Predicted 3D model of a 75-nucleotide RNA (transfer RNA) from a Candidatus Nealsoniibacteriota bacterium. Model confidence (mean pLDDT): 82 of 100. It matches the Rfam family "tRNA". The family's RNA type in Rfam is transfer RNA. NCBI's taxonomy places the organism under Bacteria, Bacteria candidate phyla, Candidatus Nealsoniibacteriota.
[in-house]
Parts: sequence; C1' cells; structure tokens
RNA sequence: GCCUUCGUAGUUCAAUGGAUAGAACGAGGGAUUCCUAAUCCCUAAAUAUAGGUUCGAUUCCUAUCGGAGGCACCA
Repeated sequence: GCCUUCGUAGUUCAAUGGAUAGAACGAGGGAUUCCUAAUCCCUAAAUAUAGGUUCGAUUCCUAUCGGAGGCACCA
C1' cells in the first nucleotide's frame, strides 16, 4: 500500500428498510426489613464521523476514523 470483517447504553448482545432502537447484567431512586441480603416497582443511559439513495436508513452506497485478520513491498 491492497483486500476482508467489525464499530449500537458502563458491559455483553438484539433489531437487517417501516413509524417510540430493545433485553440481560451493571448504576441511581423507592417499597419491603430492626439492619443487610434477596424480592418487587420506577428512572437515566447508545446507533464511530461526514455525505448520498429512499416517502422512510441501525440496516443499502461512498469517503474518513478506529479495532481484528490476511496479502504484498521493503534489509
């Protein structure tokens, strides 16, 4: 330098064109309890960036950034 693949809550993963992006664990608050644990209820929190296609994009296309893997070049 080229190719492939991945990038979504704090973490691990869903959603693969359709209206409000979900779950588990974790965090905060509350109920219960003499206290704690457990249990139950509530809350906050995310699509790497910029363009494009589309009535509509997490999803499709392009470029860039970052991670992983492969190939090539170079003594």